The RNA shown here (glmS glucosamine-6-phosphate activated ribozyme aptamer) has 167 nucleotides and comes from Metabacillus arenae. Rfam family: glmS glucosamine-6-phosphate activated ribozyme aptamer. The literature on the family includes a 2004 paper in Nature by Winkler et al., "Control of gene expression by a natural metabolite-responsive ribozyme". Its mean pLDDT, the model's own confidence on a scale to 100, is 78. The organism belongs to Metabacillus, within Bacteria.

[in-house]
RNA sequence: AAUCAUUAGAUAGCGCCUGAACUAAGCUGACGGACGAUAGCUUAGUUGACGAGGAGGAGGUUAAUCGAUUCUUCGGCGGAUGCCUCCCGGUUGCACGAUUACAACCGAACGCGACUCUUUAAACCAUAGGGGCAACCUUGUGUACAAAGAGAGGAGCUUAAUCGAUC
Numbered sequence: 001a002a003u004c005a006u007u008a009g010a011u012a013g014c015g016c017c018u019g020a021a022c023u024a025a026g027c028u029g030a031c032g033g034a035c036g037a038u039a040g041c042u043u044a045g046u047u048g049a050c051g052a053g054g055a056g057g058a059g060g061u062u063a064a065u066c067g068a069u070u071c072u073u074c075g076g077c078g079g080a081u082g083c084c085u086c087c088c089g090g091u092u093g094c095a096c097g098a099u100u101a102c103a104a105c106c107g108a109a110c111g112c113g114a115c116u117c118u119u120u121a122a123a124c125c126a127u128a129g130g131g132g133c134a135a136c137c138u139u140g141u142g143u144a145c146a147a148a149g150a151g152a153g154g155a156g157c158u159u160a161a162u163c164g165a166u167c
Base pairs, nucleotide, nucleotide: 014078015077016076017075019074020047021046022045023044024043025042026041027040028039050067051066052065056087057086058085059084060083061082088107089106090105091104092103093102096164097163098162099161100160101159111157112156115153116152117151118150119149125142126141127140128139129138130137131136
């Protein structure tokens, strides 16, 4: 130093690369030779998602939310906080409680609601570097531009039964 094992940390636009594209070296071919354009093969590399947002539990499922971009951010594999079903606990349904049913919801929040306000985007770009023969990789500084979701407000609308309590 390599390999193996163990331990720890990081990572959900997260990880990986055999299609594709690009780079380097070598080889083949193209008139007898040389040069050039072009093509192919081998080996080794490079690229292959920019942020916002998202977790009660179990099982299942796969093209799992939102925008930005010069759109290869193509294609493929794996995973994933999504979605479906069930379960656990809870919230609202106008004045107090409990239980049950129904309707709509929530997993530290919670009924529907037009609309209003708030919520540091990043890549890009510019600039100053570092590494690599190259394709490319990477660090610092400065300046912008989103949507969904979330928070606050919101006219108004929104069930019953039984038992008990209070007046």